[in-house]
RNA sequence: AAACGGCAAACUUGUCGAAAGGCAAGGACGCAAAGCCACGGGCCUACCGUUUUCACGAACUAUGGCAGCCGGGUUGCCGAA
Numbered sequence: 001a002a003a004c005g006g007c008a009a010a011c012u013u014g015u016c017g018a019a020a021g022g023c024a025a026g027g028a029c030g031c032a033a034a035g036c037c038a039c040g041g042g043c044c045u046a047c048c049g050u051u052u053u054c055a056c057g058a059a060c061u062a063u064g065g066c067a068g069c070c071g072g073g074u075u076g077c078c079g080a081a
Stems, first nucleotide, its partner, number of pairs: 006031002011026006029068001035074003039071003042066003049060004
């Protein structure tokens, strides 16, 4: 620089969940790891719990989540190499 391909954002429908979000179908914004892993940082949610309020509410909180936020670990297609 190519080739075979791969994944699938937003959104829509259905479904699980308190929510964040996940799963499936459709759909493509993009991605050379946008394959996998919650180890570190960061971010999201707050059922339960704690504090506050006369109450309504409010604040805090991860054991929940995000791998398409970054780092790290690990596996991997083709090729000038």
Predicted 3D model of an 81-nucleotide RNA (c-di-GMP-I riboswitch aptamer) from a soil metagenome. Its mean pLDDT, the model's own confidence on a scale to 100, is 90.